[in-house]
């Protein structure tokens, strides 16, 4: 250098045919218990790596750039 794949809350990961983002577990609060843990209810936390394009609308399509894996020179 060339090709291919990944990047979404703190962590893992989901998001089908574009229609303004969910799920576990973690956290936090009130229930539970003499107390912790379990458990039950309820809440807060991301604008989706980045920049830019098409779109009436983009996590999703397009180009660029980082980073991280793989394979090939």
């Nucleotide at each position: 250098g060339g090709g291919c794949g990944a990047u979404u809350g703190g962590c893992g990961c989901a998001g089908u045919u574009g229609g303004u983002a969910g799920c576990g577990c973690a956290u936090c609060a009130c229930a539970u218990c003499g107390a912790c843990a379990u458990u039950g209810u309820g809440g807060g936390g991301g604008u989706c790596g980045u920049g830019g394009g098409u779109u009436c609308a983009a996590g999703u399509c397009c180009c660029g750039c980082a980073u991280c894996g793989c394979c090939c020179a």

The prediction has a mean pLDDT of 82. Transfer RNA from an uncultured bacterium, 73 nucleotides, folded computationally. The sequence was found in a public genome assembly. It matches the Rfam family "tRNA". Rfam classes the family as a transfer RNA.